[in-house]
Context: one part of a larger RNA
C1' cells in the first nucleotide's frame, strides 16, 4: 500500500476497485434541441359517401433547409526529457461565441436549392436527370455615428526600430425577421394590417469578463563504455503566410549557431498540488480528488467554425473484423455497463434525471452511462458486536503428577439481569427550494382599463435513493471467533509420537533414542473480524 494468496468471518458508516494487453470487441445506452426562424405535413379526431374515397379539423409525428450545440462534460497515460509542466513574467505582436454594460443603426431589390413529385441505377450502401417551392438559408444596391487601409501636417511617449491619441480630405465594410397585443397616430372595406407598442432576435461597433494563442528566466531523471553534432543549420534582407511574433515557409546574401556548467546520441518517464516514510535534511511515489499537457485503431491531411487539424465529424493510405447478389460496401468502447484474451488480481449488460451541473429552447419541456443513487469485494480506515452480574463441592471430562495433587478454573452448569446487532409489527423523514403557472399588489414603457420587463407577497406542483435512515414495540442469551506463534532475537512450556528419517527455518540454526526448535496434544501468549504469508516503499 489500487494489492495478492492461505484459514476464517456478524453488522454498519465513509471511501476505494484492469497497476497486466493504448489487446481484440457481440449487443444496449453515452448529444441533442429549437414549430416563437421555413416551406411541406401523416396519424388520431369530426362530417359525407355510390366504401374508390372527398371535406373539415388537427398545426401533431417522422424526414428537410435553418440556427444554436457538438472543441464542454467523460475516458486513457501511447507518445512526450519538450517552454510539455511548475513558478515568475512580457505580449507597443494577439484572438474571443455565448453573458454583461454602453453607442449608433435594420432601407429597398434578385437568384437558387433541399424536402416533395415524375424518371432511372443498384443486392445494398447510396446516387443521377428533369420539374416545383420558403426562409433569421445566399448574393448585389443603398446607407457608415463607427470601424479598418494607404497618404498629409499635430501632440506625447520611446529601447529611435517605432508606439499611441486627436485631425483633413480620399477609399473599403452592415444588417432579417418572428412572437404577443392595440385602434392612439397612418391607411382603408371600421376592425383589420401595410399602421401602432412591448417583448425576443439582427447588422455595425466601444468597454468589460472569460477563455485561449505566442514570447523569455529559473527549476526537476540515468548513462561519457554516447565527444563533437548542425546546412533552414545561425543570423540579415525582402516577400509569402498566421488572429499575432518569429527560418513557421521561401528567394537572395554572410558564414554562422552549440558543446566537458556535457552538446549530439541512447535508455526510462505524462509533470504538478500532492501521496508515503522519516527528529529533520532526505529517499521513495505521482492510484482516488484537482490543475495542466498529450492522445483517440495506425500514420498523414485540411474543411466547417469564435474556437478543432475535431474520442461516438470527413478525406486518402494501412492493418485488422464484418455483410455481399462478387460489382462493391460498412466498423473504430483509452466513454457507461459488458465479453473474450492477458495476469497473482480488480465490480452490475441496474434505477433516476429528485437535487447539482450542462446543451437547446419565451417557455412548457426534451436530452444527459456527467451526477446523484444502488449492486458486488473485511480491498482499506473507523465503529460496534459476538453478553453483563452472581457463582466452589473448585462439579464432570481432557493434560499433566513426585500419585500427595496442580492445572483448565468464576471458566462452565446454577441464579438474576439486558436486547446493541439478528428476527417480526407499525410510525417514517432531511435532501425541496425554487423556476414555471395561477391571484394580488407596487415601479416603468405605452396613446391604452391591450400587452409587457423587473420586484413583493400568497397558493399550486415536484424524491430515483425508499418504506432506505431514524423511532416506538413485541421476541429469545438464543443466531454470531478466529488466526498466528511459544529455541534465542521475541511475549509464551510441558506431555506423547519421530530417531540426521520425517520434516522445520527470516537469520542463528534445530533432528544421529529423554527434541521447550519436526508432527500431535493439553495449556500459553499476541492480534482480533480479522489473522498469517507473499510482493514493493520508507
Nucleotide at each position: 500500500c489500487g494489492a495478492a494468496c492461505g484459514u476464517u468471518a456478524g453488522c454498519g458508516g465513509c471511501g476505494c476497485g484492469c497497476c497486466u494487453a493504448a489487446c481484440a470487441c457481440a449487443u444496449g445506452c453515452a448529444a441533442g434541441u429549437c414549430g416563437c426562424a421555413c416551406g411541406a405535413g401523416a396519424a388520431a379526431g369530426g362530417g359525407c359517401u355510390u366504401c374508390g374515397g372527398c371535406c373539415c379539423c388537427g398545426g401533431u409525428a417522422a424526414a428537410g433547409u435553418g440556427g444554436c450545440g457538438c472543441a464542454c462534460g467523460g475516458g486513457u497515460g501511447c507518445g512526450u526529457a519538450a517552454c510539455a509542466c511548475g513558478u515568475a513574467g512580457g505580449u507597443a505582436a494577439u484572438c474571443u461565441u455565448c453573458c454583461c454594460u454602453g453607442u449608433g443603426g435594420c432601407g429597398g431589390g434578385g437568384g437558387a436549392u433541399a424536402a416533395c413529385g415524375a424518371c432511372c441505377c443498384g443486392a445494398a450502401a447510396g446516387g443521377g436527370u428533369c420539374g416545383c417551392u420558403a426562409a433569421u438559408a445566399c448574393c448585389g444596391c443603398a446607407u457608415g455615428a463607427g470601424a479598418c487601409c494607404a497618404c498629409g501636417a499635430c501632440c506625447a511617449c520611446u529601447u529611435c526600430g517605432g508606439u499611441g491619441g486627436a485631425u483633413g480630405a480620399g477609399g473599403u465594410c452592415a444588417a432579417a425577421g418572428c412572437u404577443g397585443g392595440c385602434c392612439u397616430c397612418u391607411a382603408c372595406a371600421c376592425g383589420u394590417a401595410a399602421g401602432c407598442c412591448a417583448g425576443c432576435g439582427c447588422c455595425a461597433u466601444a468597454g468589460a469578463a472569460u477563455g485561449a494563442g505566442c514570447c523569455u528566466g529559473c527549476g526537476g531523471c540515468c548513462c561519457a563504455u554516447c565527444a563533437g553534432c548542425u546546412c533552414g543549420u545561425u543570423g540579415g534582407u525582402g516577400a509569402g503566410g498566421u488572429a499575432a511574433u518569429g527560418g513557421c515557409u521561401c528567394a537572395c546574401c554572410a558564414a554562422g549557431g552549440c558543446u566537458a556548467a556535457g552538446a549530439c546520441g541512447g535508455g526510462u518517464a505524462g509533470c504538478u498540488g500532492g501521496u508515503c516514510u522519516g527528529a529533520g535534511a532526505g529517499g521513495a511515489u505521482g492510484a482516488u480528488c484537482a490543475g495542466c499537457c498529450a492522445c483517440a485503431c495506425u500514420g498523414g491531411c485540411a474543411c466547417u467554425g469564435a474556437a478543432a487539424c475535431a474520442c461516438g465529424g470527413g478525406c486518402c493510405a494501412g492493418a485488422c473484423u464484418c455483410c455481399u447478389a462478387c460489382g462493391g460496401g460498412a466498423g473504430g468502447c483509452a466513454g457507461c455497463a459488458g465479453u473474450g484474451g492477458g495476469g497473482a488480481a480488480u465490480a452490475u449488460u441496474g434505477g433516476u434525471c429528485a437535487a447539482u451541473g450542462g446543451g437547446c429552447g419565451c417557455a412548457a419541456g426534451c436530452c444527459u452511462g456527467a451526477a446523484c443513487c444502488a449492486g458486488c469485494g473485511a480491498c482499506g480506515c473507523c465503529g460496534c458486536g459476538u453478553g453483563a452480574g452472581u457463582g466452589a463441592u473448585g462439579a464432570a471430562g481432557g493434560c499433566c503428577u513426585u500419585c500427595g495433587g496442580g492445572u483448565u478454573g468464576u471458566a462452565a452448569a446454577g441464579c438474576u439481569c439486558u436486547g446493541u446487532g439478528g428476527g417480526g409489527a407499525g410510525g417514517g423523514a432531511c435532501g425541496a427550494a425554487a423556476a414555471c403557472g395561477c391571484c394580488g399588489g407596487g415601479c416603468g414603457c405605452g396613446a391604452a382599463c391591450a400587452g409587457c420587463u423587473c420586484c413583493c407577497g400568497g397558493c399550486c406542483u415536484u424524491g430515483a435513493c425508499g418504506g432506505u435512515a431514524c423511532c416506538u414495540c413485541c421476541u429469545u442469551a438464543g443466531c454470531a471467533a478466529g488466526c498466528a506463534c511459544c529455541g534465542g532475537c521475541u511475549a509464551a512450556c510441558u506431555c506423547u509420537g519421530u530417531g540426521c528419517c520425517a520434516g522445520c527455518a527470516g537469520c542463528c540454526g534445530c533432528g544421529g533414542u529423554a527434541a521447550g526448535a519436526c508432527a500431535g496434544a493439553g495449556g500459553g501468549u499476541g492480534c482480533a473480524a480479522a489473522c498469517g504469508u507473499u510482493g514493493c516503499u520508507c
This is a predicted structure of a 538-nucleotide part of an RNA (small-subunit ribosomal RNA, 5' domain) from an uncultured bacterium.